[in-house]
RNA sequence: CACUCAUCGAGACCGGCUGAGGGAUUAGGCCCUUAGACGCCGGGGCAACCGCUGGGACUAACCAUCCUGUAAAGGUGCCAACUCCUGCGAUCCGAGCCACGCCGAAGCGUGGCGGGACGACAGAUGAGCG
Numbered sequence: 001c002a003c004u005c006a007u008c009g010a011g012a013c014c015g016g017c018u019g020a021g022g023g024a025u026u027a028g029g030c031c032c033u034u035a036g037a038c039g040c041c042g043g044g045g046c047a048a049c050c051g052c053u054g055g056g057a058c059u060a061a062c063c064a065u066c067c068u069g070u071a072a073a074g075g076u077g078c079c080a081a082c083u084c085c086u087g088c089g090a091u092c093c094g095a096g097c098c099a100c101g102c103c104g105a106a107g108c109g110u111g112g113c114g115g116g117a118c119g120a121c122a123g124a125u126g127a128g129c130g
Stems, first nucleotide, its partner, number of pairs: 001130001003128006013043005021032003026087004044079003049075002053069005083122001088119002091116003096113007
């Protein structure tokens, strides 16, 4: 770096250094930030992917696999905001607004704005593999 699988609405802050931008990328929005953000270092914590460990399913039995519980020495990860939100697709809602069309009018239809849940893309993290 590529590929595969799983997860991504929960959770978890102090000190020191530094000094102007930061929130992955692009656009818009919104937010954090000289009352010091971002980053780095130290400590603390969260979580439970791997690992450890108990039970169950499967099996004649074991292994592997799957489900599930406790715990947290170890390997990672994480500790503002849902991956901060939106963008692409299709669907649902409709009380409203706008545009266009039909129409004598009332009214009807289509599209956009708005909202909900979903999927895709992109990304992050872990495990495996090359």

This is a predicted structure of a 130-nucleotide RNA (SAM riboswitch aptamer (S box leader)) from a Pseudomonadota bacterium. The organism belongs to Pseudomonadota, within Bacteria. The model forms 97% of the base pairs in the Rfam consensus. It was read from a public genome assembly, where an Rfam model found it. Its Rfam family is "SAM riboswitch aptamer (S box leader)". Rfam's curators write: The SAM riboswitch is found upstream of a number of genes which code for proteins involved in methionine or cysteine biosynthesis in Gram-positive bacteria.